[in-house]
Molecule: small-subunit ribosomal RNA
Organism: metagenome
RNA sequence: AGAGUUUGAUCCUGGCUCAGGAUGAACGCUAGCGGCGGGCCUAAUACAUGCAAGUCGAACGGAACUACUGAUUUCGGUUGGUAGUUUAGUGGCGCACGGGUGAGUAACGCGUACACAACGUACCUAUUACCGGGGAAUAGCCUUUGGAAACGAGGAGUAAUACCCCAUAGUAUGUUUGGAAGGCAUCUUCUGAAUAUUAAAGUUACGGCGGUAAUAGAUCGGUGUGCGUAAGAUUAGCUAGUUGGUGAGGUAACGGCUCACCAAGGCGACGAUCUUUAGGGGGCGUGAGAGCGUGAUCCCCCACACGGGUACUGAGACACGGACCCGACUCCUACGGGAGGCAGCAGUAAGGAAUAUUGGUCAAUGGAGGCAACUCUGAACCAGCCACGCCGCGUGGACGAUGAAGGCCCUCUGGGUUGUAAAGUUCUUUAGUCUGGGACGAAAAAAGGAGAUUUAUCUUCGACUGACGGUACCAGAAGAAUAAGCACCGGCUAACUCCGUGCCAGCAGCCGCGGUAAUACGGAGGGUGCAAGCGUUAUCCGGAAUCACUGGGUUUAAAGGGUGCGUAGGCGGUUUUAUAAGUCAGCGGUGAAAGCGGGUCGCUCAACGAUCCCAUUGCCGUUGAUACUGUUUAACUAGAAUUGGGUUGAGGUAGCUAGAAUGUAACAUGUAGCGGUGAAAUGCUUAGAUAUGUUAUAGAACACCGAUUGCGAAGGCAGGCUACUGGACCUUGAUUGACGCUGAGGCACGAAAGCGUGGGUAGCGAACAGGAUUAGAUACCCUGGUAGUCCACGCCCUAAACGAUGCUAACUCGCUGUUGGGCUAUAAGUUCAGCGGCCAAGAGAAAUCGAUAAGUUAGCCACCUGGGGAGUACGUCCGCAAGGAUGAAACUCAAAGGAAUUGACGGGGGUCCGCACAAGCGGUGGAGCAUGUGGUUUAAUUCGACGAUACGCGAGGAACCUUACCUAGGCUAGAAUGUGACUGAAUGAUUCUGAAAGGAGUCAGGCCAGCAAUGGACAGGAAACAAGGUGCUGCAUGGUUGUCGUCAGCUCGUGCCGUGAGGUGUUGGGUUAAGUCCCGCAACGAGCGCAACCCCUAUUGACAUUUGCCAUCAUUAAGUUGGGGACUAUGUCGAGACUGCCGCCGUAAGGUGAGAGGAAGGUGGGGAUGACGUCCAAUCAUCAUGGCCUUUAUGCCUAGGGCUACACACGUGCUACAAUGGUAGGUACAGCGCGCAGCAAGCCGGCGACGGUAAGCGAAUCGCUAAAAGCCUAUCUCAGUUCGGAUUGGAGUCUGCAACCCGACUCCAUGAAGCUGGAAUCGCUAGUAAUCGCGCAUCAGCCAUGGCGCGGUGGAUACGUUCCCGGACCUUGUACACACCGCCCGUCAAACCAUGGGAGUCUGGGGAGCCUGAAAGCGGUGACUCGAUGGAGAGCUGCUUAGGGUUAAACAGGUGACUAGGGUUAAGUCGUAACAAGGUA
Repeated sequence: AGAGUUUGAUCCUGGCUCAGGAUGAACGCUAGCGGCGGGCCUAAUACAUGCAAGUCGAACGGAACUACUGAUUUCGGUUGGUAGUUUAGUGGCGCACGGGUGAGUAACGCGUACACAACGUACCUAUUACCGGGGAAUAGCCUUUGGAAACGAGGAGUAAUACCCCAUAGUAUGUUUGGAAGGCAUCUUCUGAAUAUUAAAGUUACGGCGGUAAUAGAUCGGUGUGCGUAAGAUUAGCUAGUUGGUGAGGUAACGGCUCACCAAGGCGACGAUCUUUAGGGGGCGUGAGAGCGUGAUCCCCCACACGGGUACUGAGACACGGACCCGACUCCUACGGGAGGCAGCAGUAAGGAAUAUUGGUCAAUGGAGGCAACUCUGAACCAGCCACGCCGCGUGGACGAUGAAGGCCCUCUGGGUUGUAAAGUUCUUUAGUCUGGGACGAAAAAAGGAGAUUUAUCUUCGACUGACGGUACCAGAAGAAUAAGCACCGGCUAACUCCGUGCCAGCAGCCGCGGUAAUACGGAGGGUGCAAGCGUUAUCCGGAAUCACUGGGUUUAAAGGGUGCGUAGGCGGUUUUAUAAGUCAGCGGUGAAAGCGGGUCGCUCAACGAUCCCAUUGCCGUUGAUACUGUUUAACUAGAAUUGGGUUGAGGUAGCUAGAAUGUAACAUGUAGCGGUGAAAUGCUUAGAUAUGUUAUAGAACACCGAUUGCGAAGGCAGGCUACUGGACCUUGAUUGACGCUGAGGCACGAAAGCGUGGGUAGCGAACAGGAUUAGAUACCCUGGUAGUCCACGCCCUAAACGAUGCUAACUCGCUGUUGGGCUAUAAGUUCAGCGGCCAAGAGAAAUCGAUAAGUUAGCCACCUGGGGAGUACGUCCGCAAGGAUGAAACUCAAAGGAAUUGACGGGGGUCCGCACAAGCGGUGGAGCAUGUGGUUUAAUUCGACGAUACGCGAGGAACCUUACCUAGGCUAGAAUGUGACUGAAUGAUUCUGAAAGGAGUCAGGCCAGCAAUGGACAGGAAACAAGGUGCUGCAUGGUUGUCGUCAGCUCGUGCCGUGAGGUGUUGGGUUAAGUCCCGCAACGAGCGCAACCCCUAUUGACAUUUGCCAUCAUUAAGUUGGGGACUAUGUCGAGACUGCCGCCGUAAGGUGAGAGGAAGGUGGGGAUGACGUCCAAUCAUCAUGGCCUUUAUGCCUAGGGCUACACACGUGCUACAAUGGUAGGUACAGCGCGCAGCAAGCCGGCGACGGUAAGCGAAUCGCUAAAAGCCUAUCUCAGUUCGGAUUGGAGUCUGCAACCCGACUCCAUGAAGCUGGAAUCGCUAGUAAUCGCGCAUCAGCCAUGGCGCGGUGGAUACGUUCCCGGACCUUGUACACACCGCCCGUCAAACCAUGGGAGUCUGGGGAGCCUGAAAGCGGUGACUCGAUGGAGAGCUGCUUAGGGUUAAACAGGUGACUAGGGUUAAGUCGUAACAAGGUA
């Protein structure tokens, strides 16, 4: 210090999330030790038991006990004295401290700084003075008595430092009064005078300790004030002792604190009142800081003590372990009545995720009492429990490679890793264990002795005292011995593999993982991090500049108020005077301690502690400074305003008024339609429309001018004229003299629509009606048409009220147009004020803005803080209503959004191309058949291919085989190959069984080398090692292929532009078949594609000449032979074509010409050749291959069956429907190919398929081989035919183990549908379509009408690019990016969730009225009691009041049949509203 997450990518805005630190924590797993700290955050819930406040005999009377002692004695005891201790009681002091808790409290409660001239203060200190006399009671005790108890009642009698009276007294108190000084308004202080009133206590050890009065100090309190101190305005008004005065009362003291009277005030937008929440501070956590959060432990203050009220006592309380009363609860009870208060320490129950021992000691520190000893002290000091936190230590160190075994992984005879890790050798001993020693904390007080002196004390000597604790610590002994876990490993974020699982189980802080190869789930191995802990959860700060003071924004991301006027407030020109409030500086006071920071020191270190310093940014006081701000004085004119002159405009209001158009009415002319639309219809019209003309009338709006113009604050304003009226601008003097800017609330204005009342209504026109459109059409279109639109008056108050840009002022480079003025040298001039365009700098995320800023500054106002829920609900205000203003939350998501980029897309635009359309020719779709597919069927009908880009496709040959499918029979290291002990030559023949495969046998045979053993070839072959799989995954893959598309595109390097994605180049102007070429250009070059290079073909030359050819010569039946190379042909090397030449056009590239030449002309024709990529395209069944599955089967063998099924649907074809034809006869002309398990001439037989026989040929030689259409002749004559050939019957041929399922062919017979094919749709631009035949592959044969080739005959048409389809480039819009087969909206239906309304109902706190009213206080009375001098009290009574009751209302919360909308939820329904011109912007 940042990171992840919106996108295909980018920049920005913006939220969410993470990494850090922290905790009084809790939970999970785990756990060796010590030190120092901490430990009910919840029920201020209820509490059993014990303890937590007593002490003093040196205040008192008595009693008891002990010791000593006296008297007496019946020897039991009784009774004195002294000393000590002491229960109960009187009395004194304490109990108001210490300890606990945080309920209440938003307050002078707390913090801080002041004030008290308005106060108190026991104990302590200092000083001064005093302590005389007297009296009456009462506890205890004794006695009588009530009650269960608690607790009382009566009588008798007694003491005090208890109580009372008298005396004395002042610096006390009250009254009157004089002087001085001072201050702060009332006044204060000092000093006098007069007068009145009020004190005391004793005890003793004789040292003292106490008592009274007064003053002062100290300490601790009380009171007041300034400033600071949570949230809500959906709380805006609150207040009756309320605010003030006078008087009185009361208090320690001021004061409405209380009361009487008088006045009507007081508080509040600088937030009163109300509601909610909360003890405050020092501090603590975090943070760079400013801040934000928090208020455990420790310290200070406050408040409280079962809930509430009240006072008493006292120096101090309205009193935690006191009292009284009311209430709730608990306990005891003899039912009459009583007792109690752990928010003290332990402990219990309950609550809760959760928080400890009914411990020890007063040794130390502190407190109370006491002269003291001492007593008390759950304060305190210690110990116990708990990893709750912080800190420290340990669980061993060294060497050790067969890199052991085991585990895990892999490319697996092997390697890697765990890993020097282990084993092993050796060393050490902290902690722990054992043995022994053993603290500091303790020094006193006290008693006693000595010394000093200020006589109060100090110094010194000196004895005693330890809970913790036999603890810390020290020494010794043995021995690696007793001691490691937790989380994580997809990115953020350090750390990777295997197996299992298969959108399941699960994970997850965010993004997100999991649907068969998961580094993300679970396990394992390995690794990473931290470590006696590690993780999780919760909460706080940080990161978050994400509330922005430091330190943000508002054109389009959230955000400028619709506009103006103006109040408060904020801010404010130049010079000067005074002041010193702000501001600045010095000094002083305060800012407790602890804590934080620094230094030093002490526990072995550290945590922890001690000590010193700093800091404490604040507040107060004081002295000074005076630039700036404020206040103030005097001026100024540059801001602002007024005045004179001039100008300008759809500025406003009212009135008057013109013409055109439209509608209507009347009349006239005139006749059949008009009108309307994409096309129609509704509508109007023969009762005369529409059209035309004349006249009349009504209402509304103002053509041309007119503009990129003008005016206005905005909304807005347009025929003309008049009246009234607001503003702006220009100009020169004069005048005022800062009068200014902004503007929360407030007031006014405010389009359209809408509302009210009354008018008006021509046209237009929501609603409504009808007609169309449509699947529907409550719409778009059409015909009508009411409100409304218009006027007057009154409301409403909202708009994309927009420049999506608040107002004011200043400053900042230029160009250009225009409106209204001024000046003048009349111009392309200059100067003001406006309205526009383009730009520099600068700004901005960019688009863009740019003197009319979104630039640079200043002032003021308004507004924003993720999306949705929602501008909704509730409340309030306004409104006649409609509605407006203000304006949330629950819940939910990880985004929502802005600008720009590249694509894709558009029922956007432009340019261009293609048999894309058009122009043509021929088909398909109808028939029959062939073939493929779907479907169905089946034991099986094996599998794959599915828009284009599957469907005569894989298959270029399914009767068996093929074959993968089914049924049945068999085999199991298997059907194939290798190694192989061993056996046998090989091989041949054959028997039984079986459907076959197979199983079980028999016979023959006898190989080569070698003496033999043995070896070799060949065959068989146990075990074993390597099997096999057309099983799955083409979405794990290679390879191959289809398609866009033979379309012209796709990219790179460097440079340049842009924050960036990216752009430029590749766009533009031309041109081309072409990103082909040329020109231009921040681009310059290059690559893959295009073209060319390759093959065939068209012309020709050279060479060659057999099996080809034959002009000439010879020969023959025949190029048959001799011969020839001329020709054809064959096949090798060349030539040729390049817009090269010419004319015209053009800058060029190039185009053009029926140009020339040429066999061929503008790529001559055809082929091969397929860029980056797309379709998760096809193929695991060609092959290869990862993973998974299978192993007496999903493998292998065999027989039979199936792939050939058949109601039906589709694709591709063949043959036809006939006369441009059929049939019969005759006759002519090809090319590509193929042939020995072959092609086969010829001859013979058969009607024929074919059979028989057989020459030739491994082929330019022989054969297949007949080419067919064509041509010639004849016939048929328009018909289901001499068309057509399906189907069926019969008879055959051939192939083959075998033609039943299931072959082809032949002959005879049969002779179906079909007479040119609906919607729709396909191919083709020239040697093409159409038409005709021929060959080949596969192959025993063939279901071939298919495929691949070959040649013969041989056209028609193209005006053209509007439209359909596909494509290319440029541009535009976009909410698309799985990219329009996209995205996406609303109702309805379903589930879940939270919320609003709701007849009501329940609860809570607060307030008000009335009734009642305890204790207590204050007052009145007081015939009774005490005292009797004043007086005191009981009783009765009044006021106040806790509480109780009751009434009406407000507020808040829960719940509620039903109801409303909202949110969420892989595959529901209906439509298609938005995004493209989204198909009606």